A computed fold for a 72-nucleotide RNA from a Fidelibacterota bacterium, annotated as transfer RNA. The prediction has a mean pLDDT of 81. NCBI's taxonomy places the organism under Bacteria, Pseudomonadati, Fidelibacterota. It matches the Rfam family "tRNA". By type it is a transfer RNA.
[in-house]
């Protein structure tokens, strides 16, 4: 250099056009207990980044960034 896949909570994955992005763990209040743990209850957390088509983008194009992979 050329192709190909992925980049979504701190971490591991959901959502493949229709909106309040879901879940598990982690996290902080609580309540239970003699303390700890375990249970329970509530609760804060995320779409790499720009622009485009769409009413409507996490999802669809383009282009950068970065990862993993193939070819020369």
């Nucleotide at each position: 250099g050329c192709c190909c896949u992925c980049g979504u909570a701190g971490u591991u994955c959901a959502a493949u056009g229709g909106a309040u992005a879901g879940a598990a763990u982690a996290g902080g209040u609580c309540u239970c207990u003699c303390c700890u743990a375990a249970a329970g209850a509530c609760u804060a957390g995320a779409u790499a980044c720009a622009g485009g088509u769409u009413c409507g983008a996490u999802u669809c194009c383009u282009g950068u960034c970065g990862a993993g992979g193939g070819c020369a």